[in-house]
């Protein structure tokens, strides 16, 4: 260096099935009260274009983004996160590359793995996800030991084989 493998509440995907939440919300409709063209909204700036009353009570009543479980498929740097770059995206045109959202990478950095906890961030959220930290657990290797076990390391690792 090639090939084949192992870790276990292991990793990812689908836009497939079920479920919670979103939410008795948006919306729609009936009644009633109030207000009436000021103002507000569509990332930012300029120009344009478009859209929009509010409260309460009654009848009806979603969806998306984000999740959980199952199933199937692909896998064991699986993958995730941060950064950078490129492309796309936002009502129209121009400007800006700040902002939003998404995709991608023969790029840089971090993390062996899941679990629990408080904190911080994302989120409508007490789902869930992300981050470093702490704790016990677990696989692996090194060192010490007769053993039990202890200490330490990191996947650029470990095992087998050529």
């Nucleotide at each position: 260096g090639g090939u084949a493998g192992a870790g276990g509440c292991g990793c990812g995907a689908a836009c497939c099935g079920c479920c919670a939440a979103g939410a008795g919300u948006a919306c729609c409709u009936u009644g009633u009260c109030c207000a009436g063209u000021c103002g507000g909204g569509u990332u930012u700036c300029a120009g344009g274009a478009c859209c929009c009353g509010g409260g309460c009570a009654g009848a009806g009543g979603a969806a998306a983004g984000g999740g959980g479980c199952g199933u199937u498929c692909g896998c064991c740097g699986a993958a995730g996160c941060g950064g950078a770059a490129a492309c796309a995206u936002a009502c129209c045109u121009g400007a800006u590359u700040u902002u939003u959202u998404g995709u991608u990478u023969g790029c840089c950095g971090c993390u062996g793995g899941g679990c629990u906890g408080a904190c911080g961030g994302a989120g409508a959220a007490u789902a869930u996800c992300c981050g470093g930290c702490a704790g016990a657990c677990u696989g692996u290797c090194a060192c010490a030991g007769a053993a039990a076990u202890g200490u330490g390391g990191a996947g650029c690792g470990c095992u087998a084989u050529c």

The prediction has a mean pLDDT of 76. The RNA shown here (Lysine riboswitch aptamer) has 162 nucleotides and comes from a pig gut metagenome.